[in-house]
RNA sequence: GCCCUUGUAGUUCAAUGGAUAGAACAACGGACUUCUAAGCCGUGAAUGUAGGUUCGAUUCCUACCGGGGGCA
Numbered sequence: 001g002c003c004c005u006u007g008u009a010g011u012u013c014a015a016u017g018g019a020u021a022g023a024a025c026a027a028c029g030g031a032c033u034u035c036u037a038a039g040c041c042g043u044g045a046a047u048g049u050a051g052g053u054u055c056g057a058u059u060c061c062u063a064c065c066g067g068g069g070g071c072a
Base pairs, nucleotide, nucleotide: 001071002070003069004068005067006066007065010025011024012023013022018055027043028042029041030040048064049063050062051061052060
């Protein structure tokens, strides 16, 4: 330099074009408990960036950025 692949919550993962992006763990709060833990109830938190297609984009296309791999 070229090609492939990947990027969603603090972490690990769902969502293949359509109503409010969902789950587990974690965090925080409540209740319980003499206290802590476990278990119970609840809360907040995310689509890498910029464009394009579309009535509608996490999803499709392009460029760039980051991670991984291959060739030279």

Transfer RNA from a Candidatus Nomurabacteria bacterium, 72 nucleotides, folded computationally.
The coordinates come from a structure-prediction model, not an experiment, and the mean pLDDT is 80.
The organism belongs to Candidatus Nomuraibacteriota, within Bacteria.
It matches the Rfam family "tRNA". Rfam's curators write: Transfer RNA (tRNA) molecules are approximately 80 nucleotides in length. By type it is a transfer RNA.